[in-house]
Context: one part of a larger RNA
RNA sequence: CUGGGCGUAAAGAGAGCGUAGGCGGGAUUGCAAGUUAGAAGUGAAAUUUAUGGGCUUAACCCGUAACCUGCUUUUAAUACUGCUUUUCUUGAGUAUGGUAGAGGAAGACGGAAUUCCAGGUGUAGCGGUGGAAUGCGUAGAUAUCUGGAAGAACACCAGUUGCGAAGGCGGUCUUCUGGCCCAAUACUGACGCUGAGGCUCGAGAGCUAGGGGAGCGAACAGGAUUAGAUACCCUGGUAGUCCUAGCCGUAAACGAUGGAUACUAGAUGUUGGGGGCGCUUCAAUUAUUAGCCCUCAGUGUCGUAGCUAACGCAUUAAGUAUCCCGCCUGGGGAGUACGCUCGCAAGGGUGAAACUC
Numbered sequence: 001c002u003g004g005g006c007g008u009a010a011a012g013a014g015a016g017c018g019u020a021g022g023c024g025g026g027a028u029u030g031c032a033a034g035u036u037a038g039a040a041g042u043g044a045a046a047u048u049u050a051u052g053g054g055c056u057u058a059a060c061c062c063g064u065a066a067c068c069u070g071c072u073u074u075u076a077a078u079a080c081u082g083c084u085u086u087u088c089u090u091g092a093g094u095a096u097g098g099u100a101g102a103g104g105a106a107g108a109c110g111g112a113a114u115u116c117c118a119g120g121u122g123u124a125g126c127g128g129u130g131g132a133a134u135g136c137g138u139a140g141a142u143a144u145c146u147g148g149a150a151g152a153a154c155a156c157c158a159g160u161u162g163c164g165a166a167g168g169c170g171g172u173c174u175u176c177u178g179g180c181c182c183a184a185u186a187c188u189g190a191c192g193c194u195g196a197g198g199c200u201c202g203a204g205a206g207c208u209a210g211g212g213g214a215g216c217g218a219a220c221a222g223g224a225u226u227a228g229a230u231a232c233c234c235u236g237g238u239a240g241u242c243c244u245a246g247c248c249g250u251a252a253a254c255g256a257u258g259g260a261u262a263c264u265a266g267a268u269g270u271u272g273g274g275g276g277c278g279c280u281u282c283a284a285u286u287a288u289u290a291g292c293c294c295u296c297a298g299u300g301u302c303g304u305a306g307c308u309a310a311c312g313c314a315u316u317a318a319g320u321a322u323c324c325c326g327c328c329u330g331g332g333g334a335g336u337a338c339g340c341u342c343g344c345a346a347g348g349g350u351g352a353a354a355c356u357c
Stems, first nucleotide, its partner, number of pairs: 004328003007311002012325001014201004021194003025088003030083002033081002035077008048066007091191001092188005097182002103177007110154001114150008125136002162169002206247006215241002220236004258324006266302012281287001306313002330357003339350004
């Protein structure tokens, strides 16, 4: 370079925004760059191929033709691509009206529980385990009642429910704020898809500074267990876990499945809209509601075709196709060394080879 691949065999970047680039809807005007056709010039000779000839053959040599798939110029063609003109609305977006939601940030408030403190009652145990012991307790514990303080997390509701790009998000209320979805119109008129670099976000642990510290709890100490026990079990317990500001930038960051678009049997749950039928409440309307049907958007289960090495996937594809990006190329050595780069550090990113099987 050309292939073949990427759910589980090696391989989808943790996620998004977006620059360059690549690709891009319907109709139309012009140009003719790409493209197509013809012509001319050139494409050295040798080599090569075909054929004829010369050395007794062959190698070798000579002639003729082809080839040199290319480049340049020129004449045409205009379907496709491109550039350009005008235009369209179905892709995309905007406006209007609604719904749902643990989406985000800040502030305020709440109750249950836990621990601690003070006091009352009360007396000898409590706690813990497979069984024990360390531990706590006559300086009055555990238990129970009253009052107070503190920090953290929000039982039930709760649901293969919802929201978010992913990480993730769960007490209540207020303020600010992002996005999706639905219905019917109106408007813009291809404004789109993807996205190398780049930028932003990114669980937990960890780091810096200042707070906070109830419970839990690496390290550590003690008690057990054991042949030993640097563990599993128990009693304690420091960092940490929490808040503020900054850093780190990794995870089995998983659906181990990149994004977008179109098409391709069904069945059955469920969430949020819209429409129709219908039941209930009401004197009637509005409104509310069991149920059925249609439709749009999401989220599950099963399953035909098809695909797959099989498992399985199957309108939420791993099916059928197109576009763009990322990545893989035997195991180990090794996500190591060296260099560069980011970081306070821990370490991250990039990323080999010798050798060996």